RNA sequence: CUUAUCGAGAGCGGCGGAGGGAAAGGCCCGCUGAUGCCGCAGCAACCGGCCCGCGAUGGGUGCUGGUGCUAACUCCUGCAGAGGUUCCCGGCAUGGGAAUUUCUGGAAGAUAAG
Repeated sequence: CUUAUCGAGAGCGGCGGAGGGAAAGGCCCGCUGAUGCCGCAGCAACCGGCCCGCGAUGGGUGCUGGUGCUAACUCCUGCAGAGGUUCCCGGCAUGGGAAUUUCUGGAAGAUAAG
């Protein structure tokens, strides 16, 4: 850089001792010990293996294989479009604005494979 996926799933112990959840805003987690590291356990099934299948870009299987993951939807939002609700302005129009919310797409990020 390209492609695919991201609403599901899966935690205990040891070390350690203050920030952490990528950044900003929010909202959370954390001395009742978080984040991190290590061990074990587990989840999933991207790649590999095996089986089915004429074959596929198909289906199945967790396999002493390679990764990944085990708070919160990728924790939420930011950009664009469409809709709902409430409020405000108004020259009263099929108008404008603010807040909030739902959906779709995007951006960014993560993981896998190349």
Model confidence (mean pLDDT): 83 of 100.
A computed fold for a 114-nucleotide RNA from a soil metagenome, annotated as SAM riboswitch aptamer (S box leader).
RNAcentral holds the sequence, with entries from MGnify.